[in-house]
């Protein structure tokens, strides 16, 4: 770097240093001098290893390796469908129903991304 598998709507400090940025990217929308990123301390969690119990699975622990500590991966990007509404076409006295397109909103799946483990 690539691939495979698993997870991603929970959880986590009014601490210190630091000084202007950050939320991956797009478009939004947010956070931030009542101090951003980064580092230290602290914490959350339990993916892998360890330890204990149980032993097909597992349950616990939190010692180590990570990871994480605003907002659902903050929403979104591609596709399908539902609901509502608008425009419009044919039919048409009117109403209702039908086809097509737009908008809003919801659901599902993919894609992109993040983390862990394994393989090359």
């Nucleotide at each position: 770097u690539a691939a495979a598998c698993a997870u991603c709507a929970a959880g986590a400090g009014a601490g210190g240093u630091g000084g202007a940025g950050g939320g991956a990217c797009u478009g939004g929308c947010c956070c931030u001098a009542u101090g951003a990123a980064a580092c230290c301390c602290g914490g959350c969690a339990a993916c892998c290893a360890g330890c204990a119990c149980a032993u097909a699975u597992g349950u616990g622990u939190a010692u180590g390796g990570u990871g994480c500590c605003a907002a659902a991966u903050c929403c979104u990007g591609c596709a399908a469908g539902g609901u509502a509404u608008c425009u419009c076409g044919a039919u048409a006295u009117c109403c209702u129903g039908c086809a097509a397109g737009g908008u809003a909103u919801c659901u599902u799946g993919a894609g992109a991304g993040a983390u862990g483990u394994u393989u090359a």
Overview:
Predicted 3D model of a 120-nucleotide RNA (SAM riboswitch aptamer (S box leader)) from Anoxybacter fermentans. It matches the Rfam family "SAM riboswitch aptamer (S box leader)". Its family is annotated with regulation of gene expression in the Gene Ontology.